[in-house]
């Protein structure tokens, strides 16, 4: 230095989670990497824990080790911003809402005449009359008594010698009270009565006409002031959830540099 043949090792690795822990199943990251089985009310193992049974392969060449950088992705803190849920509060008063002011803007409305003034009318309220409207009475019309209402009574009765006279039932007529109806320059009462009239009052609130007057007036929204209310929004305070940002902590994976790397035979 080489050849055979072995042993170490290797045939992937993290993070979380779950455990007293360490590993495996899950579930993610990286990124390519034998093969079969079991495994969450789990399987294995114990700081000599970094999987467990079976099988194959390769073999000191890879591969390990150690230091720098770079660095996928998870955990943690609850620091910092931003945002969503809840549950609370009324110190603030910011929008909102409610009430009052200005009158800077819009925008109405006035010289076709505003604000002010002064004289009427309604709208209100008494009295009186008219008027309708309902009742009633009065008149007027029809009805209206088997007796106890009237008139006239046939027949018949009854009283007389006769003459005559009575009394009065049926029909006729009539009529009271009653009951229908009707109309009235009549009367009287009454009102949820009237675009009705006359008179007198009160209010000044709205509506409304004329005079006078000469530039202004309204305050509908915006702006601002000035009290107020609530707790719907914003605000504050709790609590939780998401995202990013710092910090911290694991770290695949990759890149530079350094170092180690067995045994036995044989030539």
């Nucleotide at each position: 230095u080489c050849g055979u043949g072995c042993u170490g090792g290797g045939c992937g690795g993290g993070g979380u989670g779950c455990u007293a822990g360490g590993g495996g199943u899950g579930c993610c990251c990286u990124g390519a990497a034998c093969c079969c089985g079991a495994a969450a009310c789990c399987c294995u193992c114990u700081a000599g824990a970094u999987g467990c049974g079976g099988g194959g392969c390769c073999g000191a060449c890879c591969c390990c080790c150690c230091g720098c950088c770079u660095g996928a992705g998870g955990g943690c803190u609850c620091c910092c911003g931003a945002u969503g849920g809840u549950c609370g509060g009324g110190c603030c008063a910011g929008c909102a809402c409610c009430g009052g002011g200005c009158a800077c803007g819009u925008g109405g409305u006035g010289u076709c005449g505003a604000a002010g003034g002064c004289c009427g009318g309604g709208u209100c309220c008494u009295g009186c009359g008219c008027g309708g409207c309902g009742g009633g009475a009065c008149g007027c019309c029809g009805u209206g008594a088997a007796a106890c209402g009237g008139g006239u009574c046939a027949g018949g009765u009854c009283c007389g010698g006769a003459a005559g006279g009575a009394a009065g039932c049926a029909g006729c007529c009539c009529u009271a009270a009653g009951c229908g109806g009707u109309c009235g320059u009549u009367c009287c009462c009454g009102g949820g009565u009237g675009c009705c009239g006359c008179a007198g009052g009160g209010a000044u609130g709205c509506c409304u006409g004329g005079c006078u007057g000469g530039a202004g007036c309204c305050a509908a929204c915006g702006a601002c002031c000035c009290g107020g209310c609530a707790c719907g929004c914003g605000c504050c305070g709790g609590u939780u959830g998401u995202c990013g940002g710092a910090g911290u902590u694991c770290g695949a994976a990759g890149g530079c540099g350094g170092g180690g790397u067995g045994c036995a035979c044989g030539a």
Molecule: Bacterial large signal recognition particle RNA
Organism: Actinomycetota bacterium